[in-house]
RNA sequence: GCAUUCAGGUAAUCGCUGCAUCAUGUUGAUGUUGAGGAAAGUCCAUGCUCGCACGGGCUGAGAUGCCCGUAGUGUUCGUGCUUGGCGAAGCCAUAAGCCAAGGCAAUUUCGGUUGAACGGAAUUGACGGCAGAGAAAAUGUCUAAGUACAUGGGUUUCCUUGUGUAUAAGACUGAGUACUCUUGAAAGUGCCACAGUGACGAAGUCUAUCUAGAAAUGGAUAGAGUGGAACGCGGUAAACCCCACGAGCGAGAAACCCAAAUUAGGUAGGGGAACUUUCUCAAAGGAAUAAAACGGAGAGAAAGACGGAAUUUAGAUUCCGUAGAUAGAUGAUUACCACCUGAGUACGAGGUUUCAUCAACCUAUUAGUACAACGGUACAAAACAUGGCUUAUCGAA
Numbered sequence: 001g002c003a004u005u006c007a008g009g010u011a012a013u014c015g016c017u018g019c020a021u022c023a024u025g026u027u028g029a030u031g032u033u034g035a036g037g038a039a040a041g042u043c044c045a046u047g048c049u050c051g052c053a054c055g056g057g058c059u060g061a062g063a064u065g066c067c068c069g070u071a072g073u074g075u076u077c078g079u080g081c082u083u084g085g086c087g088a089a090g091c092c093a094u095a096a097g098c099c100a101a102g103g104c105a106a107u108u109u110c111g112g113u114u115g116a117a118c119g120g121a122a123u124u125g126a127c128g129g130c131a132g133a134g135a136a137a138a139u140g141u142c143u144a145a146g147u148a149c150a151u152g153g154g155u156u157u158c159c160u161u162g163u164g165u166a167u168a169a170g171a172c173u174g175a176g177u178a179c180u181c182u183u184g185a186a187a188g189u190g191c192c193a194c195a196g197u198g199a200c201g202a203a204g205u206c207u208a209u210c211u212a213g214a215a216a217u218g219g220a221u222a223g224a225g226u227g228g229a230a231c232g233c234g235g236u237a238a239a240c241c242c243c244a245c246g247a248g249c250g251a252g253a254a255a256c257c258c259a260a261a262u263u264a265g266g267u268a269g270g271g272g273a274a275c276u277u278u279c280u281c282a283a284a285g286g287a288a289u290a291a292a293a294c295g296g297a298g299a300g301a302a303a304g305a306c307g308g309a310a311u312u313u314a315g316a317u318u319c320c321g322u323a324g325a326u327a328g329a330u331g332a333u334u335a336c337c338a339c340c341u342g343a344g345u346a347c348g349a350g351g352u353u354u355c356a357u358c359a360a361c362c363u364a365u366u367a368g369u370a371c372a373a374c375g376g377u378a379c380a381a382a383a384c385a386u387g388g389c390u391u392a393u394c395g396a397a
Base pairs, nucleotide, nucleotide: 004397005396006395008337009336010335011334012333013332014331016034018032019031020030021029022028023027036379040390041389043388044387045386046385047384048252049251050250051249052248053070054069055068056067057066058065076247077246078245079244080243081102082101083100084099085098086097103127104125105124106123107122108121109120110119111118128242129241131182132181133180134179140172141171142170146167147166148165149164150163151162152161153160154159188240189239190236191235192234205224206223207222208221209220210219211218212217256271257270258269275304276303277302278301279300280299281298285294305322306321307320308319309318310317338377339376340375344371345370346369347368350362351361352360
């Protein structure tokens, strides 16, 4: 450090709750029972109750009633790094969760460096998807090298030079648009106010330098301005959405059921609600009447599990009990014991460790042995039931 078990005990006195019995007249007596390993968190799941959806069935003339179920579906809901293992109720399986390895991101820290990059360690993670390339044309506009024509000059067939008119295969726009391709399970549409030319689009203003060109215009580099951020494989899916996988969904004990004071309503109140299971009877209700399916308030019987007491050699038998509140009971005091601590007192040269030795460690105001005052005993509290997980925690074996 990890796993399991226990996690205070006994006796007395007083007090509180439930139940039983006897009395009583609203209380008393006797007996008996009474909160955890996590009761916490509410992370996950199962049961149970009610509602919704769907599927199958039952009765009936008629289903909107009732019973059983969760297959299927998806304009619904949930999950999300990869791989493997473990993982309960619950055999297989699976959820939350746990373990290991690997990858990515962030934070901290160490090394390294001029500074970075890079490497190591620890912690955390609502870590599936915002990808990469190519690319027109018509129309319109600008310019006129070259070319054609005209014209003036010159050293005048030829030639040369200037001017003018026309002309695009040059350039701008259209447009980094229509459209096309690749990878992927999935990359489509959006958003980043104000400021700024421009906030992710092969976008983008101004200045300077260089450069291509006859020009019109274009390209490259550096800087400036606005701003939190100016193109950085930017950010955002806790934006709409897309993909993969999975799944009936929702609520919950204050759920839900019954229901007095002659109707209705659902108040007071009761049940639910107390160890488990089975059986019998059966009220209300039950498509405006009657009835059926169904239902099960309430009453009764039997069997079983565990604990305690009496009796008994033992066994068998008998009796009692199994927390049940919601103004929320389960406690307080005293004494002894258990466990922890160890002021102090006595002894004290060895002691710890090992089968033993060596080594190592402690040791004279003492290592150790015995006794022992004072003191301490944690985390914490049932609320429908159960299983796993997580968290808190004095101490013992």